Source information:
This is a predicted structure of a 94-nucleotide RNA (THF (Tetrahydrofolate) riboswitch aptamer) from Firmicutes bacterium UBA3576. Of the family's consensus pairs, 94% are formed in the model. Rfam family: THF (Tetrahydrofolate) riboswitch aptamer. Rfam's curators write: Tetrahydrofolate (THF) riboswitch was first reported for Ames et al. as an RNA motif in 5' untranslated (5'-UTR)regions of folate transport and biosynthesis genes in Firmicutes genomes.
RNA sequence: GGCAGAGUAGGUGCUGUGCGUUAAGUGCCAGGGGAUGGGAAGUUGCCCCUGGACGAAGGCCUCUUGGCCGCGAUGCAGUACCGCUUCCGCUGCC
Numbered sequence: 001g002g003c004a005g006a007g008u009a010g011g012u013g014c015u016g017u018g019c020g021u022u023a024a025g026u027g028c029c030a031g032g033g034g035a036u037g038g039g040a041a042g043u044u045g046c047c048c049c050u051g052g053a054c055g056a057a058g059g060c061c062u063c064u065u066g067g068c069c070g071c072g073a074u075g076c077a078g079u080a081c082c083g084c085u086u087c088c089g090c091u092g093c094c
């Protein structure tokens, strides 16, 4: 110097365990903020806050605070697969 590779935030499926179903959560819009392969910078991605619009599948048993089966573009964990851009690094080969 050349070639190859590893390595985020997250996403999807499955499993387990919860929450809600008296409607939160999820998703959408606007504004503000934050973190983000090993380092620096960064947003098309992610998270948090505020405001706004929209919006649902419940049923059975029961003395019921309860139980069971569902439902939700639902929380968390595990697992499999996918997995950053620019510059500089790391590993292997030539």
Base pairs, nucleotide, nucleotide: 001094002093003092004091005090010082011081012080013079014078015077016076017075018074019072020071021070028052029051030050031049032048033047034046038088039087040086041085042084058069059068060067061066
The coordinates come from a structure-prediction model, not an experiment, and the mean pLDDT is 82.